[in-house]
The RNA shown here (transfer RNA) has 72 nucleotides and comes from a Candidatus Levyibacteriota bacterium.
Lineage of the source: Bacteria > Bacteria candidate phyla > Candidatus Levyibacteriota.
Model confidence (mean pLDDT): 81 of 100.
RNA sequence: GGGCCAGUAGUUCAGUGGUAGAACAUUUGUCUUAUACACAAAAUGUGGAGGGUCCGAUUCCUUCCUGGCCCA
Numbered sequence: 001g002g003g004c005c006a007g008u009a010g011u012u013c014a015g016u017g018g019u020a021g022a023a024c025a026u027u028u029g030u031c032u033u034a035u036a037c038a039c040a041a042a043a044u045g046u047g048g049a050g051g052g053u054c055c056g057a058u059u060c061c062u063u064c065c066u067g068g069c070c071c072a
Base pairs, nucleotide, nucleotide: 001071002070003069004068005067006066007065010024011023012022013021018055026042027041028040029039030038048064049063050062051061052060
């Protein structure tokens, strides 16, 4: 220098055009002498950044940024 993949909640990941979810973690409550477990509830996102298409974009197009892999 060229090619490919990924970027979504604190973490790991789903979600292929119609107002973003799960698990774990966190907090609170019940239970317990207490802790843990179990059960119940709650909180949590400018979706890596900008632009475009569309009535509508996490999703499609484009330019960057970050990380990884391959080739030279």
Source information
RNAcentral holds the sequence, with entries from ENA. Rfam family: tRNA. Rfam describes the family as follows. Transfer RNA (tRNA) molecules are approximately 80 nucleotides in length.